[in-house]
RNA sequence: GGGCCCAUAGCUCAUCUGGUAGAGCGCCACAUUUGCAAUGUGGAGGUGACCGGUUCGAGCCCGGUUGGGUCCA
Numbered sequence: 001g002g003g004c005c006c007a008u009a010g011c012u013c014a015u016c017u018g019g020u021a022g023a024g025c026g027c028c029a030c031a032u033u034u035g036c037a038a039u040g041u042g043g044a045g046g047u048g049a050c051c052g053g054u055u056c057g058a059g060c061c062c063g064g065u066u067g068g069g070u071c072c073a
Stems, first nucleotide, its partner, number of pairs: 001072007010025004019056001027043005049065005
């Protein structure tokens, strides 16, 4: 320098013909307990890396940028 892959909640990941984004763990509250843990119920938490384009509508399609991984030179 070039090819390919990845970037979504605090962490690990779903969401696959474009249609108001979810799970597990973690966190908070409550119930159960003398207390803790465990369990149950409820809740908070996301500019979907960044910039632009296409579209009535983009996490998803297209271009660029940044960061990470990998291969080649």